Source information: Predicted 3D model of a 1479-nucleotide RNA (small-subunit ribosomal RNA) from Robiginitomaculum sp.

């Protein structure tokens, strides 16, 4: 110098947003397991689970300087060679001392003064020190040994000897201890030659401990009362020591809502992991304290235990036994078995550090030091460096070009950590003594040589491609991946992280401000008790003073050590370790300080109240009166109805209703007034009157003097419904009955009709008890109605202050956003409820309260990755409002019935190929299936192939026509005719051709339109679809584009926080329709002429027509009149043609996974002597039926038969010329109302045509037959003008085959008031639980499965409580006749004092009865709850969800649900009032 500098966020609700919220992830730690892998080394850790059982070893012994005693080895002596003697090293028990109370191990109990802080007084302490005093006579036994004896064994009896620092007794006592202050009591040991060590008494001291207090220490109240030695005294007793620590008597306390008691859990700290912290969670190693040691008691020894390797009892257990009786306790260190996902070696050594013991040597130490296993865990090293480009080789990818692994590798060159071999080799020890250990370390030597794997790779989250698989197999923490193109699976190949380790599960804390002290909330998202009074508590105006408990400063004392933190040092470095320093935010005492809270004592008036006078009011409560309706009784008048509904039925009525008229009973409700008007604390209150009664308020004076606010618990009031008792009982009107709709109708409509609604008394406590907004104060711009008041002021009916209450609207500011906004959802404060995903569940238990219904409190399994709010943008409504379309109306004519055609479904079938599939498939692909077409089936043939390309041989007689065999035919053979390619370097050389071989490959009407391109339908010719820039909005988004005219149109206008464009509309393009101009041949003849062939035939003209090109022309330009001086609209005129002239062409962003792999193109897959290819026959043409589209017809507006003009458009290779060419309508005639002179379908026979070939299976024609049909049910289609409707006429394609399709043109109408409805559509706005967007969404039973749970007759077990019974072992207390050395008496004999066993006596563990309480296990049967891709029923909810829906309540029903009463808007639409803002 330093020890505090620190805070990240992401993914998932939704079409899109905000927000609530809630799940998951990134981090870090571990005493860890498991998976896959493994070179060294250093430090550390290592049964979390059964406090479960344990074999075998160890884990506490020392002392001969306390005693007696055995055994003795060297060594001396002596010997009669046996031995005797001394000496005496060791070693053995034993008696006696200390010492096993420490050390080492476990966390079962313990929610305690355990434990952790800080205190505190009435103790104790062996060994230690330091001090004083002393250490002196004496006695009596007893174990070792010995003898005998019991026992299987542990063990033991009986006896005769011994010793002590073992025991005893006397004396002595400075101080010690008792005391009635006279006095009493009380001690010692020796050992040894010395030195010395010991010993006894006392004082003090260290150390250790005992004990008490203050604070502080988990969870539940679904545990609210607990306590009787309990709580205090007195006395006595007991303890080293205070105490109910024990007793006895005496009082009745003691504790608890600031949780007593009970209940579950839990060893408790220093510290550990996390965190910015503040917190949370832990409490292994380490260290402190406490607790137990096979379970329970219990003591005894001793300073010190109620003792882990002590004891005595009782249990359960294991062993040993001669059954008779005994032994034992690893939660010491090892080790074993078991249990577990899982936790080492039956190692060395006491060298070192510490213990016990000893004077010491020393001896004992499984503490402790070391070493073994184990990637457990942290740390450090290392698997090698440089250069190296043909970018080898090979994998993998590829657009086939190359790219990637990649300087990677190989190859050169160079080093040696690590390991290995070898030599030397410490410290740790102080003179000696090292298990570690020939360890660390040094040195040399050895070859790049022995040393890399895990997990990811869609998002989050770094890191991408092929292959296979095909909602399988599988992955996933969270979203969620996988159904034939998977960056989600499985392998490869690259590629990313980390690294001797990496994933994975596990648990903790973070993140999550997701429990919010720091630091959240509550209108609608979870959440203000339904309302007031109020106890406890918390909160509380002005002012002066004290004292100083909270509150701030300063000291001391403590906060063990270790950790964390800093600094400095050792270990090569780190980790580790060591020194010293900051910290240890706490406690406690002790001095101050007085501003604020508390507190005491005085004062004060602003909050609170009282008083005095007003006036308002559906405030309450009890009697009482009143009218108007309704029903019903009873009379009159009257006559066939009446009521009721969408429509009707039941019902009533001729026995006389409804109707009307007077009477009269009874009940219940009180119109107008009457207002978002009053009035109460809510719920609530509404004719009048009287009684009593309680709050607001306003004005105005005096008065008390914070007497206030708020409220856990408590208490009281609380709509409807619903109980009980007794009244009543008009009308309504759950249940009920019928009647009706209905597929059904347990409803919704209707006729009736009992509880009930009403009243007195008494329960019950819920509501959408709602402003979804708790109470009370204080402060924050206004405008504008109302209601009570009460000033003042003129102009006397008005205006102005003001205070209270009740609305609207807006400003700050709030809010997620709607929204609030002096009556706050603003900004402060005080206090109270409440909330923490969604489901289960407001249920289950249990507890309380009710007669009961049921209330009030209130969980947990499980199970989901959401659930919600608020706004946006859509789609949608059995929501509005506007507007439009042959949408519907008026009209015209079909379809649906008949034959017949034709195309579908179905069925049949070898095959009856394939697609189309509501509008928007069904005379559709297909503008034409007898072969062919043909894709379909049956047979019979080919196999580089009927066609492309490329290679290699041969030919160049290739290629074309006939003819004959054999065959169904393809194919195959065989003969003949006709022709004789182009270049040339003259070579079959080189292009072509064609024969034969082998691979590549060709080929597929095989699959996927859900994998595409393209082309096309359809909403729809509907008027709309957007974007830049700017503004609002947190955003999604809005705005523009909405509004008010207009229009065929987002068409124009005008207005507007919008200005502007873009794609769509219009036009621009073709046609028709007028005119004009050019041009006149194939076309046309007005005039001019020729001819007779009378036909524009010719000359000639292009004037007309009419051809085809170019132009005009029409713009609301005119003119009135409406409209806002617009845009427009409505008339008019001119015009050939008027307000888009009529018609086509043209289809905007998109929607349908719409249609087409069989038109064509194309990715993938599939086939490959076949799913290619060729031939031949069948087949697409069936035929109980259904459908669609059409033709013919049913006749007289017709049918025949004659006549019989004017088209247009198109083809016929060119061609205005020629053909194709007759139109049809229409007029004359005749039929004359039938199944016909109607219609023609079937069938027979007889021809035409075309084709190779009409059998299956073509048209056409003569001639015969002559079916059904008599205008078509529900229901449905087209069309608004040259349209319908009716006639024909052409072309495609085609050999042929059309009622079909395209096109043409004659004739040629009715209707359209109008937009209420149906049907699409377009715009604004509303509602929404819909977004795959109503074909949406979604409830409930029932049935099936699987889960967890509630009840349950019981039954099994653990815990605990109360009675009582038993009473081991112990201590205690009383006994003690039996026994008994020491001491006293006594010679003695005995006896005394004291002792011991017996013996009794409470107390007591274990045990047992009996009867509660409480917890968990199993249960037959049951109850409701979740969860499940395609299961039954119905359709409750969302739109007005088709009866608005919801909330309480009470009944009914298969179910959702329905019906009463009361509320609520969280209800759509119309209307009406009422306010405010613009103008």
């Nucleotide at each position: 110098c330093a020890a505090u500098u620190u805070g990240a966020g992401a993914g998932u609700u939704u079409g899109a947003u905000c927000c609530u919220g809630g799940c998951u992830c990134a981090g870090a730690a571990c005493g860890a397991a498991c998976g896959c892998u493994g070179g060294c080394g250093g430090c550390a850790g290592g049964c979390u689970u059964a406090a479960c059982a344990c074999a075998u070893g160890c884990a506490a012994g020392u002392c001969g300087a306390a005693c007696g005693c055995c055994u003795g080895a060297c060594c001396a002596u002596c010997u009669u060679c046996g031995g005797a003697u001394g000496u005496g090293a060791a070693g053995g028990a034993g008696u006696g001392g200390c010492a096993g109370a420490c050390g080492g191990g476990u966390g079962a109990g313990u929610a305690a003064c355990g434990c952790g802080u800080g205190g505190g007084a009435a103790c104790c302490u062996a060994c230690c020190c330091u001090g004083u005093a002393g250490u002196a006579c004496g006695g009596a036994a007893u174990a070792a040994u010995c003898c005998a004896u019991g026992g299987a064994a542990a063990c033991g009896u009986g006896g005769c000897c011994u010793a002590a620092u073992a025991c005893c007794g006397u004396a002595u006592a400075c101080g010690c201890c008792c005391u009635u202050c006279g006095g009493g009591g009380g001690a010692a040991a020796g050992a040894u030659u010395u030195a010395u060590c010991g010993c006894u008494a006392u004082a003090g001291g260290a150390u250790g401990g005992g004990c008490c207090c203050g604070c502080g220490u988990c969870a539940g109240a679904u545990u609210a009362g607990c306590u009787u030695g309990u709580u205090g005294g007195u006395g006595a007793g007991g303890u080293a020591a205070a105490a109910g620590c024990u007793c006895a008597c005496c009082a009745a306390g003691g504790c608890g809502a600031c949780g007593a008691u009970c209940u579950g859990u839990a060893g408790c700290u220093g510290g550990u992991c996390u965190g910015a912290g503040a917190g949370g969670a832990u409490g292994a190693u380490c260290a402190g304290c406490c607790a137990c040691a096979c379970u329970g008691g219990g003591a005894c020894u001793g300073a010190g235990a109620c003792a882990c390797g002590g004891c005595c009892c009782a249990g359960a257990c294991u062993c040993c036994u001669a059954c008779g009786g005994g032994a034992g306790g690893c939660a010491g260190c090892a080790g074993u078995g078991g249990g577990g996902a899982a936790u080492c070696u039956u190692g060395g050594a006491c060298a070192a550090u510490g213990g016990g013991c000893g004077a010491a040597a020393g001896c004992c130490u499984g503490a402790u030091c070391c070493a073994g296993c184990c990637a457990u865990g942290c740390c450090g090293c290392g698997u090698g460096a440089a250069u190296g480009a043909c970018g080898a080789a090979g994998g993998c990818c590829u657009u086939a070009g190359g790219g990637u692994c990649g300087u990677a590798a190989a190859a050169u060159u160079c080093u040696u950590u690590c390991g290995c071999c070898a030599g030397g080799g410490a410290a740790g020890a102080u003179a000696a003594u090292g298990a570690c250990g020939g360890u660390a370390c040094c040195u040399g030597g050895u070859a790049a040589a022995g040393a890399a794997g895990u997990c990811c790779c869609g998002g989050c989250u770094a890191a991408c491609u092929c292959c296979g698989u095909g909602c399988c197999a599988g992955c996933a923490g969270c979203c969620g991946c996988g159904g034939u193109a998977a960056u989600a699976c499985g392998g490869a190949g690259g590629g990313g992280a980390c690294u001797a380790g990496c994933g994975u599960u596990g648990u903790u804390c973070g993140g999550a401000u997701u429990u919010a002290c720091u630091g959240g909330g509550c209108g609608u998202a979870a959440a203000g008790c339904g309302c007031a009074c109020g106890u406890a508590g918390g909160c509380g105006g002005u002012u002066u003073g004290g004292a100083a408990a909270g509150u701030c400063a300063g000291a001391u004392g403590u906060g063990a050590a270790a950790u964390c933190c800093c600094a400095g040092g050792g270990c090569u470095c780190a980790a580790c370790c060591c020194u010293g320093g900051a910290a240890c935010u706490g406690c406690a005492u002790u001095u101050g300080a007085a501003a604020c809270u508390a507190u005491c004592a005085g004062a004060c008036u602003g909050g609170a109240g009282u008083u005095u006078g007003g006036g308002a009011g559906a405030g309450g409560u009890a009697a009482g009166u009143g009218g108007a309706a309704u029903u019903c009784c009873g009379a009159g008048u009257g006559u066939a109805g009446a009521g009721g509904u969408g429509a009707a039925a039941u019902u009533c009525g001729u026995a006389g209703a409804u109707a009307u008229u007077c009477g009269g009973a009874g009940g219940a409700a009180c119109a107008c007034c009457a207002g978002a008007g009053g009035c109460g604390a809510a719920g609530g209150c509404g004719a009048c009157u009287u009684a009593c009664u309680g709050g607001a308020c306003c004005a105005a004076u005096a008065c008390u003097g914070a007497c206030g606010c708020u409220g856990a618990g408590g208490u009281g009031c609380g709509a409807a419904a619903g109980c009980g008792u007794g009244g009543g009982g008009a009308g309504c009107a759950a249940a009920c009955a019928g009647g009706a709709u209905u597929a059904g109708a347990u409803a919704c409509c209707c006729u009736g009709g009992u509880a009930g609604u009403c009243c007195a008394c008494g329960c019950c406590g819920u509501a959408a008890a709602c402003g979804a907004u708790g109470a009370g104060a204080g402060c924050u711009a206004g405008u504008u109605g109302u209601c009570a008041g009460c000033a003042a002021a003129u102009u006397u009916a008005u205006u102005u202050g003001u205070u209270g209450g009740u609305g609207a609207c807006g400003c700050a500011g709030c809010u997620a956003a709607c929204g609030c906004a002096u009556u706050a959802a603003g900004c402060u404060c005080u206090c109270c409820g409440c909330c923490u995903g969604g489901g289960g569940a407001g249920u289950a238990c249990g507890a309380c309260c009710g007669c009961a219904a049921g209330g009030u409190u209130a969980a947990a399994a499980c199970u989901c990755a959401a659930a919600g709010g608020a706004a946006u943008u859509g789609a949608c409504g059995g929501g509005g409002g506007c507007c439009c379309g042959c949408a519907c109306a008026a009209g015209c004519g079909g379809u649906g019935g008949a034959g017949c055609a034709u195309g579908u479904g179905g069925u049949u079938u070898a095959a009856u190929u394939c697609g189309a599939a509501g509008c928007a498939a069904c005379g559709c692909g297909a503008a034409g299936a007898a072969c062919c077409u043909u894709a379909c089936c049956u047979g019979c043939c080919c196999u580089u192939g009927a066609c492309a390309u490329a290679c290699c041989a041969g030919u160049c007689g290739c290629g074309g026509g006939g003819a004959c065999c054999a065959g169904a035919g393809a194919u195959g053979g065989u003969c003949u005719c006709c022709u004789u390619c182009a270049g040339u370097u003259a070579g079959g050389c080189u292009g072509g051709a064609c024969u034969g071989g082998a691979u590549a490959c060709a080929g597929g009407u095989g699959c996927u339109g859900c994998a595409u391109g393209g082309c096309u339908g359809u909403c729809g010719u509907c008027a709309g679809c957007u974007c830049g820039u700017g503004u609002c909005g947190u955003g999604a988004g809005a705005u523009g584009u909405u509004g008010g005219g207009u229009u065929a149109a987002g068409u124009c206008c005008c207005g507007c926080a919008a200005c502007g464009a873009g794609c769509g509309c219009a036009a621009c393009c073709c046609u028709c329709g007028c005119c004009a101009c050019u041009a006149g041949u194939u076309g046309c003849c007005a005039g001019c002429a020729g001819g007779u062939u009378u036909g524009g035939c010719u000359g000639g003209g292009c004037a007309c027509u009419c051809u085809a090109g170019u132009g005009g022309g029409a713009c609301u330009g005119c003119c009135c009149g409406u409209g806002g001086c617009a845009a427009g609209c409505g008339g008019g005129a001119g015009g050939a043609a008027g307000g888009u002239g009529g018609g086509g062409a043209u289809g905007a962003c998109g929607u349908c996974a719409a249609g087409u792999c069989c038109u064509c193109a194309u990715g993938g897959c599939c086939c490959u002597u076949a799913c290619g290819g060729g031939c031949a026959g069948g087949g697409c043409u069936a035929c109980a039926c259904a459908c669609g589209u059409g033709c013919u017809a049913c006749a007289a507006u017709g049918g025949c038969g004659g006549c019989g003009a004017c088209a247009g458009a198109g083809g016929g290779g060119u061609a205005a010329u020629c053909c194709c060419c007759a139109a049809a309508a229409g007029c004359c005639g005749u039929c004359u109302c039938a199944g016909u002179u109607c219609g023609g379908a079937u069938u027979g026979u007889c021809u035409u045509c075309u084709g190779c070939a009409a059998c299956u299976c073509g048209a056409a024609g003569g001639c015969a037959u002559g079916a059904a049909g008599u205008u078509g049910g529900a229901a449905u289609c087209g069309c608004u003008a040259g349209u319908a409707a009716u006639c024909g006429u052409g072309g495609a394609u085609c050999a042929g085959c059309a009622u079909g399709c395209c096109a043409c043109g004659g004739u040629g109408a009715a209707u359209a008031c109008g937009u209420u409805c149906c049907c699409g559509g377009g715009c604004c706005u509303u509602g929404u639980a819909c977004a795959c967007a109503c074909c949406g969404c979604c409830c409930g039973u029932c049935a099936c499965a699987c889960c967890a749970u509630g009840g349950g007759a019981g039954u099994u077990g653990g815990u605990u409580c109360u009675a009582c019974c038993c009473g081991a072992a112990g201590a205690u207390g009383g006994u003690g006749c039996g026994c008994u050395a020491a001491c006293c008496c006594g010679c003695a004999a005995g006896g005394g004092a004291g002792g011991c066993a017996g013996c009794c006596a409470g107390c007591c563990a274990c045990g047992g009865u009996a009867g509660g309480a409480u917890c968990a296990g199993c249960g037959a049967c049951u109850g409701g709850g979740g969860u499940g891709a395609a299961g039954u029923c119905g359709u409750a909810a969302c739109a007005a969800g088709g009866u608005a829906g919801c909330c309480g309540u009470a009944g009914g029903g298969g179910a959702a649900c329905c019906u009463g009463c009361g509320g609520c808007u969280g209800g759509a639409u119309c209307a009406c009032c009422u306010c405010c803002u613009u103008u």
The organism belongs to Robiginitomaculum, within Bacteria. Rfam family: Bacterial small subunit ribosomal RNA. Its family is annotated with structural constituent of ribosome and ribosome in the Gene Ontology. Model confidence (mean pLDDT): 83 of 100. The sequence was found in a public genome assembly.